[in-house]
Formats: sequence, C1' cells, structure tokens
RNA sequence: GCAGCUGUGGUUUAAUGGUAGAAUGCAACCUUGCCAAGGUUGAGACGGGAGUUCGAUUCUCCUCAGCUGCU
Repeated sequence: GCAGCUGUGGUUUAAUGGUAGAAUGCAACCUUGCCAAGGUUGAGACGGGAGUUCGAUUCUCCUCAGCUGCU
C1' cells in the first nucleotide's frame, strides 16, 4: 500500500428495517442476630459523520479503532 472481518450498558452477548433485550456487575429496599445466598425495584449502551427510507443497530458511502491475510 491492497483485501477481508469486527465494533451494542462497566464486562460478556442477542436482535438483520418498526419502542434495543438478557446474563453478570452497580445502587436502593426486603429477608437474616451478622455475613453469604435469595427476592423486588432502579440507573446505565447501538464507535463517529453523512445518505436512502414514513421509519436505520440493521441498507449505502466516508471516517476512526482493533484483528487477520497478501505485498
């Protein structure tokens, strides 16, 4: 330099055009003599920008980061 793949809460991951779910972690409360375990509730995310569309995590382009291959 060229080609390909991946990017979603703190972490691990679903959803493939129509309100972004789950596990774990975090906070509060309940339970217990205390801890642990358990239960209820809550906060927290689509890498960034543009385009297509009534509507984009999803489709297209550019860009950023990481990984792989070729040279």